[in-house]
RNA sequence: AUGACGUCAUGAGGAGAGAACGCGGAAGACGCGUGGCCGAAGGAGCAAAUGGUGAGUGAAUCUCUCAGGCAAAAAGACUUGUGACGGACG
Numbered sequence: 001a002u003g004a005c006g007u008c009a010u011g012a013g014g015a016g017a018g019a020a021c022g023c024g025g026a027a028g029a030c031g032c033g034u035g036g037c038c039g040a041a042g043g044a045g046c047a048a049a050u051g052g053u054g055a056g057u058g059a060a061u062c063u064c065u066c067a068g069g070c071a072a073a074a075a076g077a078c079u080u081g082u083g084a085c086g087g088a089c090g
Base pairs, nucleotide, nucleotide: 003089005086006085007084008083009082010081011080012079013078020034021033022032023031024030036070037069038068042066043064044063045062049057050056
């Protein structure tokens, strides 16, 4: 008696990439198709290490691009303010 830290809520900041083309749709949203891109929702994969040195475990802002996204809006990893709850591991 809350400090580190964690969870939830909420506010602020927050990158990248075609307002692509064709058809439909009153326009937009959206649906179908074509090929081009992005990575920071989510998802998947792996190093060192560990280990009967077998199986496995094993991280990410790395890799993949399933999903998502490519004017604005929305979303957005992460950072941070506040509040609530937990919590001496500070």
Glycine riboswitch aptamer from Sporolactobacillus spathodeae, 90 nucleotides, folded computationally. The source organism's lineage runs through Bacteria, Bacilli, Caryophanales, Sporolactobacillaceae and Sporolactobacillus.